[in-house]
Context: one part of a larger RNA
Parts: sequence; structure tokens; C1' cells
RNA sequence: CUGUUGCCAAGGAACUCGGCAAAAUGACCCCGUAAGUUAGCGAUAAGGGGUGCUCGAAAGAGCCGCAGUGAAUAGGCCCAAGCGACUGUUUAACUAAAACACAGCUCUCUGCAAAGUCGCAAGACGAAGUAUAGGGGGUGACGCCUGCCCGGUGCUGGAAGGUUAAGAGGAUGAGUUAGUCGCAAGGCGAAGCUUUGAAUUGAAGCCCCAGUGAACGGCGGCCGUAACUAUAACGGUCCUAAGGUAGCGAAAUUCCUUGUCAGGUAAGUUCUGACCCGCACGAAAGGCGUAACGAUUUGGGCGCUGUCUCGGCAGCAGACUCG
Repeated sequence: CUGUUGCCAAGGAACUCGGCAAAAUGACCCCGUAAGUUAGCGAUAAGGGGUGCUCGAAAGAGCCGCAGUGAAUAGGCCCAAGCGACUGUUUAACUAAAACACAGCUCUCUGCAAAGUCGCAAGACGAAGUAUAGGGGGUGACGCCUGCCCGGUGCUGGAAGGUUAAGAGGAUGAGUUAGUCGCAAGGCGAAGCUUUGAAUUGAAGCCCCAGUGAACGGCGGCCGUAACUAUAACGGUCCUAAGGUAGCGAAAUUCCUUGUCAGGUAAGUUCUGACCCGCACGAAAGGCGUAACGAUUUGGGCGCUGUCUCGGCAGCAGACUCG
């Protein structure tokens, strides 16, 4: 010096991204226990006191030590906020979470030889089930709620009109040649055969007409106006399918920004409460709350400490020297 273990004056988070690590708490008995709450919880809340041995039925009396759950094992606690309701699940071996799942809610498909899935098929699953069932999508306990837009896209329904395939249809044209005309070259050319293939007919789909948002999605701009000023309940105008409702809001979302005010600190880019000028919240890609829960994230406090001021000492094992 390295690892590990133990101890430390005074101070006690001044350390640090951050109390990381360590210390502290700890068992049992008794007393006592707040806000909140879904009345179950919260709760071992918090905060206090006790614990040995001898005699005695007990009450009680006595005894020893610095120390009596005498060693070891055995919650630190509180306040506030975000996220996720919860128990669960996950990146075997860098991420355990706010991600996934979840009960609940909702939309949609499916009438059974079900829809859907696997397979070329046979066949199988679904299911030895039958709409209180099964598949798929979304949301995610609970509470209060879930606004407007159907113009585009999708889906569902409709069938009058337009468009539209194969097929049906067979007009027309062409080839061939018995024949016929011609002195000849050659011309014309029936039937048949071969070929071409017009009109007409012809479904779904698309166009079209409606419906539909817990379907994909979307949810404005400019100008003026009140008897101080400021602001604009109000008015005008343009555009749109419709112009963001409730609730929330510098937020896991706020660029400007360390916004402004208040709280906490001697001092606070973090934190909490407000404000609203929301660059660029917003209602099942759910909105806002919410008791309980969390090896979750953030801020504060008490206790406690070698984290630190600032180091020191010791045990053990190495390193190092000799062998």
C1' cells in the first nucleotide's frame, strides 16, 4: 500500500449526482397511537415503560454488576408529491420499472359442420363448449365522468343510375374454290370449311346514397370594442367536416425558463402550493381524483453515524524483504 474486520475526541451529511456505504432500530410484555379511508385498513403508526437472581402462596422484601432478550439471531421512523390500483410477470448473464399482465369496462365477429387457428389433404384445436359461450381489438381496480366533427379513410347497410370480367351472342370483314367470264394474263365467286369477331346480354367491385368515433382520425385565423389605464363579457370578417367541452395545467408534457407569486432554507436551477401567456394537456393511444400496496421516482425532517471536517489506531490475509 491492497482486501477484510473492529474502535475513535469534538462536530453530525458540512460528503456526494444522491445519506451510496456504514451506523442506528430490532425479541417479548404493558401503556398508547394521528390525518386519511373503499371502514377492511392505516398500525408493530408515532411515542413511552419494563425484562436478572434469592426468599415468599401472593403482596412484597432483599442481592449483584457499567451493563439482566448481559453472547448470537430479530423493523429505523415520519411528512409531502409523481407514476402504476393491488398480489403477480419481464430483458437466463449490464435495465425489475412508470414497461407487461390483471380483475373490471367497452367495441366487434361468431347460430354450430360457429367464427378463428394449424395443415397440400385427411384431420385436429376451438369444445366433448353453444351467445351468462368462443375469437379478435382497445382500455385497465374503485369513484366522478367520457364533449363536438361522418368532409377524408375504414366498416356496415342500400340498390335506381353510371362503369365493369369470363361467358352468351354472332353482325361484318378475310382466306379457300365447285362454277362462271375471258384468246390469254387474270377477274368474279355459291355452299362448305377456316378465320375475324360489332351490336346486344352479363355479377361482385368501384362511382353513388345513407349510417357509424370506447372505428383510423380531427377538434382555426385576423381585426375592433367598456367614462384612468389595462383587459375584453360584446361585435365584424375569412375559412372549416367540426373548431378542444368538463377536468387538469411551467406537468414523466413548458421552448422562451432558474416564468411570476407564496412556502420551506441564512442561502433552494430541485421540491410543494398557486397563477395560466397549454412553443406542443385533454377525455377508454381514456380525463381528473383516490384508501391500500411498491427492492419504484422526487423533495423535506427526526434519529444515527468515519460519508465528511481529517484523519488515526488495531486484528487477520496479502503485497514487500530474507529464506
Notes
The part of an RNA shown here (large-subunit ribosomal RNA, domain IV) has 323 nucleotides and comes from an Erysipelotrichaceae bacterium. The prediction has a mean pLDDT of 89. Lineage of the source: Bacteria > Bacillati > Bacillota > Erysipelotrichia > Erysipelotrichaceae. It matches the Rfam family "Bacterial large subunit ribosomal RNA". The full RNA is in RNAcentral, with records from ENA.